Predicted 3D model of a 75-nucleotide RNA (c-di-GMP-I riboswitch aptamer) from Arthrobacter sp. H41. The coordinates come from a structure-prediction model, not an experiment, and the mean pLDDT is 90. Lineage of the source: Bacteria > Bacillati > Actinomycetota > Micrococcales > Arthrobacter. It was read from a public genome assembly, where an Rfam model found it.
RNA sequence: CAUCGAUAAGGGCAAACCUGGUGCGAGCCGGGGACGCAAAGCCACGGGACCCACGCGGUCAGCCGGGCUACCGAA
Numbered sequence: 001c002a003u004c005g006a007u008a009a010g011g012g013c014a015a016a017c018c019u020g021g022u023g024c025g026a027g028c029c030g031g032g033g034a035c036g037c038a039a040a041g042c043c044a045c046g047g048g049a050c051c052c053a054c055g056c057g058g059u060c061a062g063c064c065g066g067g068c069u070a071c072c073g074a075a
Base pairs, nucleotide, nucleotide: 004073005072012037013036017032018031019030020029021028022027035062041068042067043066045065046064047063048060049059050058051057
């Protein structure tokens, strides 16, 4: 450096559900809460799902693939 991922250390994120706000909606943001996650950090590039006021529109990165970046270090 690349790969890999412990019943390691220190930490991180946060599904369902409840709740305040916001959006036509899918959803999103804040608080509570943890099912899980080694990229569950970021990007709609390919596939897929979903919404719509059907447009030169939008949502999902915690569906799969891909790209970029990153903490720790046993085997």